Predicted 3D model of a 116-nucleotide RNA (SAM riboswitch aptamer (S box leader)) from a soil metagenome. Rfam family: SAM riboswitch aptamer (S box leader). From the family's description: The SAM riboswitch is found upstream of a number of genes which code for proteins involved in methionine or cysteine biosynthesis in Gram-positive bacteria. RNAcentral holds the sequence, with entries from MGnify. Model confidence (mean pLDDT): 85 of 100.
């Protein structure tokens, strides 16, 4: 850089000792009843590999002494663009306008993981 996936799933112990949840902002949350992190074990998943079955091709199954990954919260939410519902505000009261509130949908950006 390319492609695929990201609302599912899976925790105990040891070390350690103050912030942490990648990122401006704004939220929300975790943390001295010890978080984040590191190590061990256990577990989850099934991207790659293996094995079995099958197709013209795509594929389906299997957790395997294999290679990764993961085990708070949707990738914690928001963010950038477009669209929609409700409310609110305004007026010339309409098939109107809006710079407000809140919710939803689609796409994007960034990130993570795998394979190349």
């Nucleotide at each position: 850089c390319u492609u695929a996936u990201c609302g599912a799933g899976a925790g105990c112990g040891g070390c350690g000792g103050a912030g942490g949840g990648a990122c401006a902002u704004g939220g929300c949350c975790c943390g001295c009843u010890g978080a984040u992190g590191c190590c061990g074990c256990a577990g989850c998943a099934a991207c790659c590999g293996g094995c079995c079955c099958g197709u013209g091709a795509u594929g389906g199954g299997u957790g395997c002494u294999g290679g990764u990954g993961c085990u708070a919260a949707c990738u914690c939410c928001u963010g950038c663009a477009g669209g929609g519902a409700a409310c609110c505000u305004c007026c010339g009261c309409g098939u109107g306008a809006g710079a407000g509130u809140c919710c939803c949908c689609u796409g994007g950006a960034a990130g993570a993981u795998a394979a190349g």